[in-house]
Context: one part of a larger RNA
RNA sequence: UGCAUCUGGUGGAUGCCUUGGCAGCUGAAGGCGAUGAAGGACGUUGUAGCCUGCGAUAAGCUUCGGGGAGUCGGCAAACAGACUUUGAUCCGGAGAUUUCCGAAUGGGGAAACCCAUCCCACUUGUGGGAUAUCUGCACCUGAAUAAAAUAGGGUGUAGAGGCAAACCCGGGGAACUGAAAUAUCUAAGUACCCGGAGGAAAAGAAAUCAACCGAGAUUCCCCAAGUAGCGACGAGCGAACGGGGAACAGCCCUUAAGUUUAUGGUUUGUUAGUGGAAGCUUCUGGAAAGUUGCGCGAUACAGGGUGAUAGCCCCGUACACGAAAACGAGCCGUAGAUGAAAUCGAGUAAGUCGGGACACGUGAAAUCCUGAUUGAAUAUGGGGGGACCAUCCUCCAAGGCUAAAUACUCUCAGCUGACCGAUAGUGAACUAGUACCGUGAGGGAAAGGUGAAAAGAACCCCUGUGAGGGGAGUCAAAAGAACCUGAAACCAGAUGCAU
Numbered sequence: 001u002g003c004a005u006c007u008g009g010u011g012g013a014u015g016c017c018u019u020g021g022c023a024g025c026u027g028a029a030g031g032c033g034a035u036g037a038a039g040g041a042c043g044u045u046g047u048a049g050c051c052u053g054c055g056a057u058a059a060g061c062u063u064c065g066g067g068g069a070g071u072c073g074g075c076a077a078a079c080a081g082a083c084u085u086u087g088a089u090c091c092g093g094a095g096a097u098u099u100c101c102g103a104a105u106g107g108g109g110a111a112a113c114c115c116a117u118c119c120c121a122c123u124u125g126u127g128g129g130a131u132a133u134c135u136g137c138a139c140c141u142g143a144a145u146a147a148a149a150u151a152g153g154g155u156g157u158a159g160a161g162g163c164a165a166a167c168c169c170g171g172g173g174a175a176c177u178g179a180a181a182u183a184u185c186u187a188a189g190u191a192c193c194c195g196g197a198g199g200a201a202a203a204g205a206a207a208u209c210a211a212c213c214g215a216g217a218u219u220c221c222c223c224a225a226g227u228a229g230c231g232a233c234g235a236g237c238g239a240a241c242g243g244g245g246a247a248c249a250g251c252c253c254u255u256a257a258g259u260u261u262a263u264g265g266u267u268u269g270u271u272a273g274u275g276g277a278a279g280c281u282u283c284u285g286g287a288a289a290g291u292u293g294c295g296c297g298a299u300a301c302a303g304g305g306u307g308a309u310a311g312c313c314c315c316g317u318a319c320a321c322g323a324a325a326a327c328g329a330g331c332c333g334u335a336g337a338u339g340a341a342a343u344c345g346a347g348u349a350a351g352u353c354g355g356g357a358c359a360c361g362u363g364a365a366a367u368c369c370u371g372a373u374u375g376a377a378u379a380u381g382g383g384g385g386g387a388c389c390a391u392c393c394u395c396c397a398a399g400g401c402u403a404a405a406u407a408c409u410c411u412c413a414g415c416u417g418a419c420c421g422a423u424a425g426u427g428a429a430c431u432a433g434u435a436c437c438g439u440g441a442g443g444g445a446a447a448g449g450u451g452a453a454a455a456g457a458a459c460c461c462c463u464g465u466g467a468g469g470g471g472a473g474u475c476a477a478a479a480g481a482a483c484c485u486g487a488a489a490c491c492a493g494a495u496g497c498a499u
Base pairs, nucleotide, nucleotide: 001498002497003496004495005494006493007492008491009490015484016449017448020420021419022417023416024415025414026413027412028411029409030408031163032162039101040100041099042055043054044053046079049075050074051073061095062094063093064092065091066090070083071082072081106115107114108113116131117130118129119128120127121126122125133160134159135158136157137156138155139154140153141152167198168196169195170194171193172192178185182232208215209214219246220245221244222243223242229237230236250401251400252399258338259337260336261335262334263333264332265331266330267329268328269327270326271325273321274320275319279294280293283290295312296311297301303315304314305313350374351373352372353371354370355369356368357367360386381396382395383394384393385392436443437442456483459471460470461469462468
C1' cells in the first nucleotide's frame, strides 16, 4: 500500500408518516367601490421580532341570540397583572369606531407626505363639515351684438370614475409555423390591445327553410359527415337540408303572457347550535384498542382521535330538533309601471365600383354588411327559393323587448380519488412570491419528522467554572435536541492475508 472481515465516523438514500397540494362531483354565490373599494403604509397586547386580528374606542366597543367553565390569538414559555355562574373567553346576526395612502376627488406631490380657502362649535388651537372632473336635469346669471338668443360662468340635485380569475359581446389585429423552399393560402380572426355588460352574455319570434309534401323564434348536444363543396384542386379548410334529444313563450293599442316595483300571506332555506344507542375482564407490555372469557347497540360498522389494531373510551355518525336578528328562494294575492315612432318603417331596397362576412380564395356566385356613387315600388306592392328568366311556392326588410336549455370559477360548503407523499405534489406542507439576484420589466430558491408525555437529562466524575464525554435517571438515549429509520460513496481503528 492492496484485499477480506468486524467495529465505528461521515452522509442523508430508503421505509413509514402528513399539517400541504392536485384533479373532480354536487350545491351555493357570482361581485366590491365616493356611505371611499381592491391593495397597502404606519400603528395597536404589561412585550423585542414575525404572523393573525384590529384602527387613536386599535388581539378590540355596544346590542341581540347561542353556549356553559374556565379565559386573556399563534410562534411561546416564564413572570407580573386582570376578567369570569351578576354567565367571561368563545360562536353567530345587527350596529359603532375605522389613522394615512390608494379611483383618491380642496391644491400640490418623489404613494402613505407638504400646503390651503370657507362655514360651524368650543376648552382658542383644536374638532366637525364643505371645496376634483365629466354627464343628465332644474334654477340664477350671461358676452362678442341694440334687443332676443347662444357660447360661457355659478348653485342645487342625481349618476359616473376604480378594482376583480375565467366565461360573453363589440372595435382593431400579428408573426413564428405548415405548405418539407415561397408569394395566394395556412397558422387565425388565434395571441395581443381597446371598449362594454351580466350572472350568465349573445341570439331570438321568419322579407326563415323546404319542395309541390310540409315545417314553424332563438340557443346547446348527438347524427347527417370529414359527406356536399372550397382549395397554388397543394398544404389544408369544411357546411347545410333532414333526423334524434335538452329546454320551450311569446310580445310591444286592449286583454293575456313575460318582466319589474311596492306590499301582504304562506312554505322553505342560509348565517350560531341541541339531543343522540351500546363493555367489562384475563394475559403480555412502558402503555391495550392486541390476546382470553362472557356480553350489548345498530335508521348509528362514514371518518378521526386516544401511550400498538376500539361499533360499545372521546369527537362524531344514522335519526330527530333549533333563530332574538339579518338575508335569500318558491307559491298565492293586491296595487301600480311597461318607451318611441308609424299607420305596414326611404337616401331605404336594389344597381355599379372597392372591400369584408358567409365552409364558399371572384368564381357561373346567389345571400348578408358597407367606403364611394346612383337610386325604386307602396299589398293591384315587395323580398327569397345559389348566375339569370318564366311559372309556382313561401315570407313581409328598412323600429324594439324577451325566461329556460348553454359557457365559466377569484370564491363558499360538503363529498370523492387504481392522484402526490417532502428532488414528489402548487414556485411555496416551514418567516414563500419570503431570502436572494437584477437599474428595471422581471427572475426566484433551499428548508418537514425527539418522545405517548419534556418526563428536554436532578446528582456525581474528567476537562479550561470549555467543547465533548463517562456514570445516574426515564419502556427505549445505538430516541439527547446536529434528535424516527439511517443505505452507498468517503474516512478511520482492530484482526488476518499478500507485497
Background:
Large-subunit ribosomal RNA, domain I from a Pseudomonadales bacterium, 499 nucleotides, folded computationally. RNAcentral holds the full RNA, with entries from ENA.